[in-house]
Molecule: SAM riboswitch aptamer (S box leader)
Organism: Keratinibaculum paraultunense
RNA sequence: UUCUUAUCCAGAGUUAGGGGAGAGAGUUAGCUCGUUGAUCCUACACCAACCUGUUGUUUUUAACAAGGUGGUUCUGCUAACAUCGAUAAGUU
Numbered sequence: 001u002u003c004u005u006a007u008c009c010a011g012a013g014u015u016a017g018g019g020g021a022g023a024g025a026g027u028u029a030g031c032u033c034g035u036u037g038a039u040c041c042u043a044c045a046c047c048a049a050c051c052u053g054u055u056g057u058u059u060u061u062a063a064c065a066a067g068g069u070g071g072u073u074c075u076g077c078u079a080a081c082a083u084c085g086a087u088a089a090g091u092u
Stems, first nucleotide, its partner, number of pairs: 003090006013044001015043004022033003026081005045072003049069003052065005076084001
């Protein structure tokens, strides 16, 4: 990178440092956030979506932990288009 399956209205930062103008996946139109420092990066903290582990259970399911990814403004921000994007597991 290709393909398959599942999920995307829940949950969780008024933290510290860096940096300096835009950001919210693409286009259009809105709306929202941003020098009272956003998006982004790092550290710590937190959450528990998927995998993993433990215990329990009757069918297939509950609880706990937080190891691997992931996530922690607004419903993937809203609508339309594209059947697109993101995440997890497997596969190529």